[in-house]
Context: one part of a larger RNA
Order: sequence, then C1' cells, then structure tokens
RNA sequence: GAGUAGCGAGAUGGAGGUGGGAAUCCUCCAGGCCGAAUAUCUAAGGUUUCCAGAGUAAAGCUGAUCUGCUCUGGGUAAGUCGGGGCCUAAGGCGAGGUCGAAAGACGUAGUCGAUGGAUAACAGGUUGAAAUUCCUGUACUGCAUAUCAUCAGAACUGUGGGGACACAGAGAGAUACCGGAACCUGGGAAUGAAGAUACCAGGGCAAGCGAGGUAGGUGCUAAGCUGGCAAAACCGCUUAGUAAGCCGAAGACGUGAUGCGGAGCGAAUUAAAGUAGCGAAGUCCGGGAUUCGAGCUGUCGAGAAAAGCCGCUAUUGUGUGAUAUGUACCCGUACCGUAAACCGACACAGGUGGAUGAGGAGAGAAUCCUAAGGCCGGC
Repeated sequence: GAGUAGCGAGAUGGAGGUGGGAAUCCUCCAGGCCGAAUAUCUAAGGUUUCCAGAGUAAAGCUGAUCUGCUCUGGGUAAGUCGGGGCCUAAGGCGAGGUCGAAAGACGUAGUCGAUGGAUAACAGGUUGAAAUUCCUGUACUGCAUAUCAUCAGAACUGUGGGGACACAGAGAGAUACCGGAACCUGGGAAUGAAGAUACCAGGGCAAGCGAGGUAGGUGCUAAGCUGGCAAAACCGCUUAGUAAGCCGAAGACGUGAUGCGGAGCGAAUUAAAGUAGCGAAGUCCGGGAUUCGAGCUGUCGAGAAAAGCCGCUAUUGUGUGAUAUGUACCCGUACCGUAAACCGACACAGGUGGAUGAGGAGAGAAUCCUAAGGCCGGC
C1' cells in the first nucleotide's frame, strides 16, 4: 500500500444448557430448503478421515466451550457377500520354432488376463463405533467318517449336447410397489363401567422346503449307416410304425411362523428413558411397472469364448443312495463416496461410473408442492 479489496451461490428466530467467555457448541420449540436429490446402497480413488474421552497454540476466511484440528484409548469377526484356490475375451507372456550381427522381434503348444460365464443364506435383533460376517430362528453347499440299503458305477484325456447371446416393436402372464376402506384393532376415553363422528394411527414378514401342475417346451418305438480323427447304446442322418407320455417359467398356494415384527402402553432407579418390559388388529376392494419369466413379429449391421453341468464309449478296476456326526483355506469388510474425506495448490459455485427411485397434478425420471430421509452449507 491498507484497516483498502475480500470473507467463495441459498433462512433463520426464540427459550434453556454448558462454559472464564456463546449470533456460531448442545437440547427443545417454531420457521425454511432438497426430495430422479442436498435421500439410500456402492465401484474407483482416499487410507483412519470412523467411535469415545480430554484439549484449544496453530488449521477453520469471523468467534468457538465445536470440528474431517491436537492428544490418549478403541473400532473392521464370513463355508454361503466381493476376489483367489474354477473358466475363458481383447490383449500380454511364450517351451520348441522362424527371423536378426547383436540387442531383440514374431509366434505354435501352452500359460496369464474380467469389464463377461460358473458358483451354497435368508429374516429379525444387537454396539459408542461391525454386521447377509456377531446373536436368535430357519436353511443350503463341499469334504471326511460311521451305519444301513443296493449292484451296478466312475476319474484325467477324448467325443457329443448344453452353456450361447443383436436391435426394434406389439400383445398376453406375474410381481415389486402404490391407493382406498363405511370393515378390524388401538387411541381419543384424564372416570367404576359404557361411550359417537368420512377424528387420529396401524392393518406386515425372507430364504428354504412341499404339493399340484398353468403358460410353454419336447415326441416315442423299431430297423439301418456314409459322419462325430479310435470306439460308442450318445449326437447326426435315413426308413417304418404310432399319439401315449415326459419336462416344466415367473408367480400364486401350503409350510417356514405357537416365530419375528407391530400402532400403542410403559417402569424401577439420584441419574443412566420413552430405556427395560408388555403388546392389539392383521381383512376387503382397486391400480400397477422401465422389474421378472415365457413365447411372437419385423429388420439388417447377422449379433463372444471356455469351463462348471448332462450324455457316450475307450481304458482301468470300484462305486452309488439315504441318514447321522464332524468339519470349512487366503485377502477385503471401519469411514467418505455429486463430496469439506476422490481429481482440481484451498474445508475451491468445476469434474466424477453403477443400483434403488414413494405421494398429489402430469404423457413423463419434465416442472411445482410434499413423504421417508437429509439439510439451514463456517461471518
């Protein structure tokens, strides 16, 4: 320079508390804002920022008793969630090999590599901080052992099926979810009993298992052989006969549930509280997806692979089913995550993938007002 510019989008007010000290911290009341987000879950990234107690030099664009700040302690629990012990894509590496003066390059067999395939757990409760991980209840998967039953059955490789797939459109099925209720229950109801109103509130529940079999799908039997690098009873192909059977979606129903949860009621105790505890009803009607499952039509740009899985035989030489008991490797798991915790030198009006997505009006995820939930954004 200069006590100048500035103090970085938006709403706070009142009362009480704490404290040396309060516009700013805590509690309550009122008001306001977001609500296809300013809510909830998460990937990446961050790496303790999470929680409790204590503190106020510095950081915080003011103040601070407060904090993503300082100090001291604490916190992340898995057979089933995500990743690995499984599979492959683009791509990487690459025994032999080819090329090159060398360094090295390319590349077969192979081996890695998810953003894809495969794969067994749900509901409730609980902490100051963790939960599909702990606890309660009810399940499922693999492996081992034992017992019982049975006589057929199997591994690697091989071979076949399957996995296995685009986009657009129309219709039908189902549900998540939502709305209404004169019906049910509780409150209102401070009073021993009763007590009305279109007055208020609530009117739920998973995986798993079971039975039926809807939509839909599939033929079955016999004979034969030119194929599937060997074989095949499997697949494929040909012929004949015949129309019974078999499989079976989403979901609904029953069970799970004599359980959980539940509006409301509600202690003891100096306090620790709307805590512990108690706990009603659970029906009817309507709407309805962009979600789920099964098919259909159209179009051209003609829409992964491999394994798990299911057959077949070859080789070999022992298994299969039920029940019970036991058992269960490594890593992640706190917290932020349209943000004051990530990327932007900052507690920066910028940027940041996915999932859920309620009500009134509306074609709508637009827009306005709201619910649940969150916030009043640091002078």
This is a predicted structure of a 379-nucleotide part of an RNA (large-subunit ribosomal RNA, domain III) from a metagenome.
The full RNA is in RNAcentral, with records from SILVA.